[in-house]
Context: one part of a larger RNA
């Protein structure tokens, strides 16, 4: 004087949180409104509404448990126990577990030991993967070892890892029947006659009206097919290690301001204090806690607390993705089928509507004419414009034209005769027009048969 080594400071590599959302989940806090026919404890309630904190589920979990039995044997739901045992101005209400049966099922781990004939472990860096170096560590990193145990001892017996080709299945993906046949109608055929096809398909939608056979699909199936799960051949490694039964008896650590006492809130069915929380005292190791009436003695029974992980079976008014229906179907069904939490109201917290349809296709009226323009008259689309973007259909109270009809005692009612008008039907009469049938006559053509004439 510099480093290790500590201590505080500045920049800072990497690398975390924070906010929101909250239906269902964990913790805290924490009322009243109601009932009690009044109220004060109670009750609403160990709720709401505020703060905090998760996951896809949370919590909860392998007994300091239930039990008193020939005992069971983690936690969670569900049926039952059961409106019961209890608690309550024992009013008014308020209220569980243990057994039974089901669902699901799963077991573990640290701390506390001398490996002591030997730190055997771990982050980083390099690397031939054999290992090496730097750094964390003895004030403690590994292995063993968690009470049902366990160690440690002797001898039998059994047990086993690594890459996975083929195959097999799944998700996903592609792909599959049969008229666009004739004739009407009509803007259009998918309707109506008519002849045919298909069908493990005749669900359902579209398409210019009712479409098994035009189109998408439905039904049965076929093809593909993972980086997804199963199987697990062949190859490479194979230690006197590993782990389990079964014998000895030498050993055998097990969580502190805690357990547990007293007072105080508070909570519970928990009642001489279930549970939790503050305060003050505060243990023990043949200990401790628990056995639902305090204590004290005493004997069984059962667990081992103050330290931890853990699927499922259970929740779900949000969030994301699917399928469905004996729901409404435009004052119904969300407040919202449509530029809705939109428009608008309120200082604000907050409250909150009304509003669906032209047409099969816009073919959404060209042109021309009046008129400044709106508009109008014509003309043209269309199946329709009496479907003209105030558009399907367009009722009612109301209005405005236009006709008919009454009016002295208000219209209005009720009874009854008459007129007019208009509907409906039966009758009579006539008059046009078309079809049919019959019967008459008239005409033309044929064939026969007669009488007449005229030719051969």
């Nucleotide at each position: 004087c510099g480093a290790c080594c500590u201590c505080g400071g500045a920049u800072c590599a990497a690398g975390u949180a924070a906010g929101a959302u909250u239906a269902c989940c964990c913790g805290c806090u924490g009322a009243a409104c109601u009932u009690a026919a009044g109220c004060a404890u109670a009750u609403c309630a160990a709720u709401a509404a505020g703060c905090g904190g998760a996951g896809g589920a949370a919590a909860a979990g392998a007994a300091a448990c239930c039990a008193a039995c020939a005992g069971g044997g983690a936690u969670u739901a569900c049926c039952u126990u059961a409106g019961u045992a209890a608690c309550g101005g024992c009013g008014a209400g308020u209220g569980a577990a243990g057994c039974g049966g089901u669902a699901a099922a799963a077991g573990c781990u640290c701390a506390a030991a001398u490996u002591u004939g030997a730190a055997a472990u771990c982050u980083g860096g390099c690397u031939u993967c054999a290992g090496c170096c730097c750094g964390a560590a003895u004030u403690g990193u590994a292995a063993u070892u968690u009470g049902u145990a366990g160690a440690g001892g002797a001898a039998u017996g059994u047990u086993c890892g690594g890459c996975g080709a083929c195959g097999u299945c799944u998700a996903g993906g592609u792909c599959u029947g049969a008229u666009u046949u004739u004739u009407c109608u009509g803007g259009a055929a998918g309707g109506a006659a008519a002849a045919g096809c298909c069908a493990c398909u005749g669900a359902g939608g579209g398409u210019g009206a009712g479409a098994g056979c035009c189109c998408c699909g439905u039904a049965c199936g076929a093809c593909u097919g993972a980086u997804g799960a199963c199987u697990g051949a062949a190859c490479c490694a194979u230690g006197u290690g590993u782990a389990c039964a079964u014998c000895c008896u030498u050993c055998g650590a097990a969580g502190a301001g805690u357990c547990g006492a007293g007072u105080u809130g508070u909570u519970u069915g928990g009642g001489a204090a279930u549970g939790c929380a503050g305060c003050u005292c505060u243990a023990a190791a043949u200990g401790g806690g628990u056995g639902g009436u305090a204590a004290a003695u005493u004997c069984c029974a059962u667990c081992u607390a103050a330290a931890g992980c853990u699927a499922a079976a259970u929740a779900u008014g949000g969030g994301c993705c699917a399928g469905a229906g004996a729901c409404c179907g435009a004052u119904a069904g969300c407040g919202c089928a449509c530029a809705a939490g939109u428009a608008g109201a309120g200082u604000g917290a907050u409250c909150g509507a009304a509003a669906g349809a032209u047409g099969a296709a816009a073919a959404g009226c060209a042109c021309u004419u009046u008129g400044g323009a709106a508009a109008g008259a014509g003309a043209g689309u269309g199946a329709a414009a009496c479907a003209g973007u105030a558009c399907g259909u367009g009722a009612a109270a109301u209005u405005g034209u236009u006709g008919a009809a009454a009016g002295g005692g208000a219209a209005g009612c009720g009874c009854u005769a008459g007129c007019a008008a208009c509907c409906a039907g039966a009758c009579u009469u006539g008059a046009a027009a078309u079809u049919g049938a019959c019967a008459u006559u008239c005409a033309g053509c044929a064939a026969u048969u007669c009488a007449u004439u005229g030719g051969a």